[in-house]
Molecule: FMN riboswitch aptamer (RFN element)
Organism: Sporosarcina limicola
RNA sequence: AUACUCUUCGGGGCAAGGUGAAAUUCCUUACCGGCGGUGAUCGAGCAAUGCUCGUCAGUCCGUGACCCGUCCUUCCUUUUAAUAGAAGGCGGUGGAGCUGGUGUAAUUCCGGCGCCGACAGUUAGAGUCUGGAUGGGAGAAGUUGUUU
Numbered sequence: 001a002u003a004c005u006c007u008u009c010g011g012g013g014c015a016a017g018g019u020g021a022a023a024u025u026c027c028u029u030a031c032c033g034g035c036g037g038u039g040a041u042c043g044a045g046c047a048a049u050g051c052u053c054g055u056c057a058g059u060c061c062g063u064g065a066c067c068c069g070u071c072c073u074u075c076c077u078u079u080u081a082a083u084a085g086a087a088g089g090c091g092g093u094g095g096a097g098c099u100g101g102u103g104u105a106a107u108u109c110c111g112g113c114g115c116c117g118a119c120a121g122u123u124a125g126a127g128u129c130u131g132g133a134u135g136g137g138a139g140a141a142g143u144u145g146u147u148u
Stems, first nucleotide, its partner, number of pairs: 001148001003146002006142004016028003030128002032117002034063004042054005058115002067092004072088004097113005119131003
C1' cells in the first nucleotide's frame, strides 16, 4: 500500500391561529433538509501572487432507507426434487428550479419568487404525530486481525 476483517459513529421538523363532533393530517401560517461527488462562497495558515487546511447544492450528477421482482448464491425445510420461508446479490420503481445580478466562468455565490418529500396507522386526508425501527443504511472516522 491492496483486499478482506474488526471497532465506534451514522436524520431534522407544525410554534400561533381558523373550521369542525373529531384534524400536530384540512385551511392561514410555521418549521425541516441523510450520504458521496462537483463547485467561483467564506474563513484560516504558510517558507506567499500560489499552495495547504476547514467549510460551501433538499431541487445539478450519483446514492441510502421504503416498496416490487428475481435468472443467481447461501441457509432452512424435505429421503430427494419441487413448493414455501429467510438472508445476500442483482434488477426495477423512486421527488423537486426558474429568474435577475456579478463575473472569463455559477441550475452551486447574492437577490427575488417557486417547488419537493416512502410505506402502514389514525374519530378527518400527515415531509413534521404513532408504528415497523433498541431495525436497516449510503457512508464517515479509526486501524484489531489476516493475506499479498